[in-house]
RNA sequence: AACGCUGGCGGCGCGCAUAACACAUGCAAGUCGAGCGAGAUGAGUGACUUCGGUCAUGAAUCUAGCGGCGGACGGGUGAGUAUAAUAUGAACAACCUGCCUUACAGAGGGGGAUAGCCGAAAGAAAUUUCGAUUAAUACCGCAUAUUCUGUUGUGAUCACAUGAUUAUAACAGGAAAGUUCGAAAGGACGCUGUAAGAGGGGUUUGUAUCCGAUUAGCUAGUUGGAGUGGUAGCGGCACACCAAGGCGACGAUCGGUAGCUGGUUCGAGAGGAUGUACAGCCACAUUGGGACUGAGAUACGGCCCAGACUCCUACGGGAGGCAGCAGUGGGGAAUAUUGCGCAAUGGAGGGAACUCUGACGCAGCGACGCCGUGUAAAGGAUGAAGGUCUUCGGAUCGUAAACUUAUAUCGAUUAUGAAAAGUAAGGAUGGUAGUAAAGUAAGAAGCCCCGGCUAACUACGUGCCAGCAGCUGCGGUAAUACGUAGGGGGCAAGCGUUAUCCGGAUUGAUUGGGCGUAAAGGGUGCGUAGGCGGCAAAUCAAGUCAUAUGUCAAAGACUGCGGCUUAACUGCAGACAGACAUAAGAAACUGAUAGGCUAGAGUGCAGGAGAGGCAAGCGGAAUUCCUAGUGUAGCGGUGAAAUGCGCAGAUAUUAGGAAGAACACCAGUGGCGAAGGCGGCUUGCUGGACUGUAACAGACGCUGAGGCACGAAAGCGUGGGGAGCAAACAGGAUUAGAUACCCUGGUAGUCCACGCCGUAAACGAUGAGCGCUAGGUGUCGGCUAUUUAUAUGUCGGUGCCGGAGCAAACGCGAUAAGCGCUCCGCCUGGGGAGUACGGUCGCAAGGCUGAAACUCAAAGGAAUUGACGGGGGCCCGCACAAGCGGUGGAGCAUGUGGUUUAAUUCGAAGCAACGCGAAAAACCUUACCAAAGCUUGACAUUAUAUUGAGCCUGUAGAAAUACAGGGGCCUUUCGGGGAGAUAUAACAGGUGGUGCAUGGUUGUCGUCAGCUCGUGUCGUGAGAUGUUGGGUUAAGUCCCGCAACGAGCGCAACCCUUACUAUCAGUAACUAACUAGCAAUAGAGUACUCUGGUGGAACAGCCUCGGAUAACGGGGAGGAAGGAAGGGAUGACGUCAAAUCAUCAUGCCCUUUAUGCUUUGGGCUACACACGUGCUACAAUGUAUGAGACAAUGUGAUGCUAUCAAGUGAUUGUGAGCUAAGCACAAAAAUAAAUACUCAGUUCGGAUUGUAGUCUGCAACUCGACUACAUGAAGUCGGAAUCGCUAGUAAUCGCGAAUCAGCAUGUCGCGGUGAAUACGUACCCGGGCCUUGUACACACCGCCCGUCACACCAUGGGAGUUGGUAGUUCCCGAAGUUCGUGACCUAACCCACAAGGGAAGGAGCGACCGAAGGAAAAAUCAGCGACUGGGGUGAAGUCGUAACA
Repeated sequence: AACGCUGGCGGCGCGCAUAACACAUGCAAGUCGAGCGAGAUGAGUGACUUCGGUCAUGAAUCUAGCGGCGGACGGGUGAGUAUAAUAUGAACAACCUGCCUUACAGAGGGGGAUAGCCGAAAGAAAUUUCGAUUAAUACCGCAUAUUCUGUUGUGAUCACAUGAUUAUAACAGGAAAGUUCGAAAGGACGCUGUAAGAGGGGUUUGUAUCCGAUUAGCUAGUUGGAGUGGUAGCGGCACACCAAGGCGACGAUCGGUAGCUGGUUCGAGAGGAUGUACAGCCACAUUGGGACUGAGAUACGGCCCAGACUCCUACGGGAGGCAGCAGUGGGGAAUAUUGCGCAAUGGAGGGAACUCUGACGCAGCGACGCCGUGUAAAGGAUGAAGGUCUUCGGAUCGUAAACUUAUAUCGAUUAUGAAAAGUAAGGAUGGUAGUAAAGUAAGAAGCCCCGGCUAACUACGUGCCAGCAGCUGCGGUAAUACGUAGGGGGCAAGCGUUAUCCGGAUUGAUUGGGCGUAAAGGGUGCGUAGGCGGCAAAUCAAGUCAUAUGUCAAAGACUGCGGCUUAACUGCAGACAGACAUAAGAAACUGAUAGGCUAGAGUGCAGGAGAGGCAAGCGGAAUUCCUAGUGUAGCGGUGAAAUGCGCAGAUAUUAGGAAGAACACCAGUGGCGAAGGCGGCUUGCUGGACUGUAACAGACGCUGAGGCACGAAAGCGUGGGGAGCAAACAGGAUUAGAUACCCUGGUAGUCCACGCCGUAAACGAUGAGCGCUAGGUGUCGGCUAUUUAUAUGUCGGUGCCGGAGCAAACGCGAUAAGCGCUCCGCCUGGGGAGUACGGUCGCAAGGCUGAAACUCAAAGGAAUUGACGGGGGCCCGCACAAGCGGUGGAGCAUGUGGUUUAAUUCGAAGCAACGCGAAAAACCUUACCAAAGCUUGACAUUAUAUUGAGCCUGUAGAAAUACAGGGGCCUUUCGGGGAGAUAUAACAGGUGGUGCAUGGUUGUCGUCAGCUCGUGUCGUGAGAUGUUGGGUUAAGUCCCGCAACGAGCGCAACCCUUACUAUCAGUAACUAACUAGCAAUAGAGUACUCUGGUGGAACAGCCUCGGAUAACGGGGAGGAAGGAAGGGAUGACGUCAAAUCAUCAUGCCCUUUAUGCUUUGGGCUACACACGUGCUACAAUGUAUGAGACAAUGUGAUGCUAUCAAGUGAUUGUGAGCUAAGCACAAAAAUAAAUACUCAGUUCGGAUUGUAGUCUGCAACUCGACUACAUGAAGUCGGAAUCGCUAGUAAUCGCGAAUCAGCAUGUCGCGGUGAAUACGUACCCGGGCCUUGUACACACCGCCCGUCACACCAUGGGAGUUGGUAGUUCCCGAAGUUCGUGACCUAACCCACAAGGGAAGGAGCGACCGAAGGAAAAAUCAGCGACUGGGGUGAAGUCGUAACA
């Protein structure tokens, strides 16, 4: 500046950035009558008069024209212009200058015209022509004239190269205008010449002034000379001639952009950006060209020509130029009044009065900016009402309001009223500023923001929607981020947004950066220009330093003091720094000059080392091939195979021969080379380095843009060569596929010569050179010393470790990535892209140079912690292995899925859902479905009002329920109170949703050995250390070591139980001895068993061996028990958004005559099917039968039930005992012995079905359990696969309990009988520790690549096509200057003086140049373009899986 919302006042400023687009209308430059003639009006005066007036004169005023001055200033704009400009400093000895100032001098005497006016004519007009006449400060001769001009000569003084100044002499040339006032003198304004000044201008010149090299060569008047012309003046300024120069990597030329400066703005500064207002300069005036006039113009409001456009026209022809002030249209996001005045300042003219002045002074419009000021002040708590929030208690808006008191800055009203003013007077602003009065809190606040950055938080709405967003990012139902509200924060007549610039950004680094791995060292050398350069003196003074002077306009900025009430604004004074120039100085450093030195560099001499290079020759081993022999069926190849070769004789083996290529061992972080690179042996030629010496020479050096040379492999060209190997290709395998990896073959090529190419992870990812800065230890080549086989020292090379220092860290560390100096190259976010276009090199392939649009918010480095790996090491676990028994097949039970259904309620889902929630679905449960009902409700609390509620009976109904009848509560101080019911209102209720809002609880890794902390130390930090290491353990268990020392949660132990024992106790337990009794049993007793209290016992305590003498381990003794004695309880930090809103609790949401409540019936029990968990079996280690033996845990009063009786039986009847170490359940079963069965679908197996029953229960139909009889299915040991278990375990056998009216093959417990095996840790699974890699961190169920398909975007090519720009060449050639000519024309002067002639000039014509225009060829920049190439982005799609372990 604009836009959005809002808007009280004043002051000072500012206001077309776009279309230098087009302009209606008005105004913006005139003035002088004291230069001139003339005209108009005409006061007055005079004369005449027919009294209407006429004539003469005429102050004053006005004016077209001639003339003078001005119009070249002032005002506007920034198109052009990268130098004809600007800034700054110089120069003109190469110049001009009207008006103004000063000085000197002068103005004498003549002449001829002309406009106007008048007459005539043409034209529509603009305008023009002819004739006659007239004036001047208009014009023209003559005279005079200097310190004037020109030419020539002489001298002096200076200077900067040409020269300047001055003196003097001669010759020649050159001026003038009057007007006015005055009676006059004279004055004033002018005029002419000369000199000077001031101010103004012109020219030259040093330095500075944007981007592009994908613009590298440009230049013909070009560069210079001398000459002529031209100019105010220098000059190729112009012309003819001569020469061939001039500019350019210190960036010419070309292209793009741009008025420059004082200043303005940002910045600590250096510096960056910018050039609005004000001021200086420049340029331009519709576009292009041109001159005239003039002191001055190549002239904004003058002229001529050409072009475009607009207007007038009678169609013949004319007129115009707002980038002056206003204003209009247009363009644009956007920029004002067709105002007042010459009062002030300034300008033009004039003697002056004065006239003119859109310059200027003012006003108007615009919050556009800056500044000031107000919208009120004090008191005021029931903290009012109201709003918002709320845990409902309150909090907050908030002294805010109301209310009370006083006041009046601004605005409004009334009155008065300036300065600016210099004057005799005259004020646009302006009745403005100011002042006074009265009077009222009345008329005056918004905008943005409130997740973080960034000051400021809550509620509701919304629900990845709508929207926000400068960056990060918010929004998917509890949003401080969206919208609204309340509250808060910020600024305030403004507030936000957008745009632009600087800062922050040390992110282009002079101040002040980098290049091993982040972007970045050229592949290597030689070397040109350039840059930089050793020691000691001398001179100079270019750089450098200091002093002085001049300049750098004013304004601005800074400091001080003033003026407007303050401030903004403005006045006065002063000063610093810096730049340029000049003067006279300094001499350390750099530089320059001429000599000198020897430490750098080089040469010589003497040595030894080496795959250094080039050429020629030679050698053996191996491979393949050929020939011959021996020999027979395979060979070869692979993970396994096949293709291939082989009976036509391979492979193997022996002998001979051929060919090409490469050189085993030696061989070594050994050597050489600038790098690439170089490896058999010999010879020839040849380069470099090193050591020693110190003779020579004397800075000769370092680096190195361009340039030149070298430069692996592959590739290309020509010609050779070709054994092996081997792209392409073929075949065989592998595979889902396999255009691959593997195999069999095989061509270019690999080799040689010559010529190209010029690139590599051409790497030490580390440019070259020099100097300096701790050490240690190898090795190669020399030298040195002695004690002669070792050591010291030293030079050069090549490695490792390491200090300081450096470094983001990793690391580097005398071979630096340390400390310094010099020079070169290179970098500046990722992608697009090393791509496109252009240029250049190449035979080609391609190389070098090298962008942009667009797109993303990252890409990247080093290190850390984890996780992961079909990486490594160590270790553990019924993890595998070794065993035993199962599951998977059958039937049934049970759970789940699916399906079905009115409903089959819900949840659980890999391990860690599936005999799970459910330790019991016939009703109930129950949440589901159908039907029937209820609505303050089945249940809770409160309030109000009313009140005989519950209960019993009957009727209807499936019941809930409804109706009818009956009787009818407790207490009391007699008011009432309590319980209940009815009605109303708050509310209840919800197994409705969200386990991804939560609490609590639980599962799981895992009873795995881990997880952490404090202090210290290390690290810039994340972090590390401790916790790693050596051993050991079930264990982060313990020991030792250690920059760690300790500690916590876990481990272990403490707790319970089982096993042994002592002691205490001794009933309903026990019974050895004693008594009684036929016996049961009792008495008696507490030794034993047992029970339950308290203790003991086991600790690696003892021995031996191993081990570090430790921790600990192996073995042994004793012991009931031995190395944690067995079992249990006990679950670290955490993981899985694991499970549960249906146990419970709970936020929010939803529902409220229903998603709540009641009732009946049904369902959860369905059934082509699939899966899990079990039971029973398939039989003889068995089944059946009768008789007989041995447990433990438990349970029992709505109970367990003995006994006896009945029944085949389930069971029933009866009923003792027992509140239970008492009585009962209760029979244990397997087992042992005996008998039968004799291998079969059976005397196995029991499903299914029929009939008849028992029991529980209101009720066994859907849908219970059991019994008897009958029936007698599948099944003959179970595919792939898979589960459990290491000892009192597995297996097998029964018993009990919870739930429960009844219902177990499930679950939880109890005991009986009672095995096998473990070599071991390669593998599968899970886990722990250390280490390694990582492009993963949602952490491998990770990440991620390319084609294809679709959409969009920008871009390259493109047959062409359209337009612009600048120059070149040619044609045409306006106006116009200059030149030529000029037979036509001409007043002034001359001759003549009559005509005429001359001088001088002109029209016309011609010539050079010359704008616009036309034509041509290429150049360059844009637009469009069918088609086409790749690129980017996108939710997701297709195909594979290339990369990261």
The RNA shown here (small-subunit ribosomal RNA) has 1445 nucleotides and comes from an uncultured rumen bacterium. Its Rfam family is "Bacterial small subunit ribosomal RNA". Gene Ontology terms of the family: structural constituent of ribosome and ribosome.